[in-house]
RNA sequence: GCACGCGGGAGAGACCUGGUCGUACCCGGACCAGGCGCCGAAGGGGCAACAUCCCCGGAACCUCUCAGGCACCCGGACCGCGUGCG
Numbered sequence: 001g002c003a004c005g006c007g008g009g010a011g012a013g014a015c016c017u018g019g020u021c022g023u024a025c026c027c028g029g030a031c032c033a034g035g036c037g038c039c040g041a042a043g044g045g046g047c048a049a050c051a052u053c054c055c056c057g058g059a060a061c062c063u064c065u066c067a068g069g070c071a072c073c074c075g076g077a078c079c080g081c082g083u084g085c086g
Stems, first nucleotide, its partner, number of pairs: 001085008013036001015035007037070003043066001044064003050057001
């Protein structure tokens, strides 16, 4: 440094409209599509110093929000512990 396992792990509408499932009907619930609002810590893009004759190069938790995310679940940079390999 890499992989695996365990634990911790933030932010932002469980918004509005329509449809489907289900139901005797309504409601609740789940899913799908559209709309507006919002978040940044998967991924992706951008740049400083530095370096260079020039070009290329050149980090992030900064920045952009393409992607992703906005009840729970899942995901989640990063941190801790353990094991294995280089």
Background
Predicted 3D model of an 86-nucleotide RNA (Glycine riboswitch aptamer) from a soil metagenome. It matches the Rfam family "Glycine riboswitch aptamer". Rfam links the family to the GO term glycine biosynthetic process. Rfam's curators write: This family represents the bacterial glycine riboswitch. The prediction has a mean pLDDT of 78.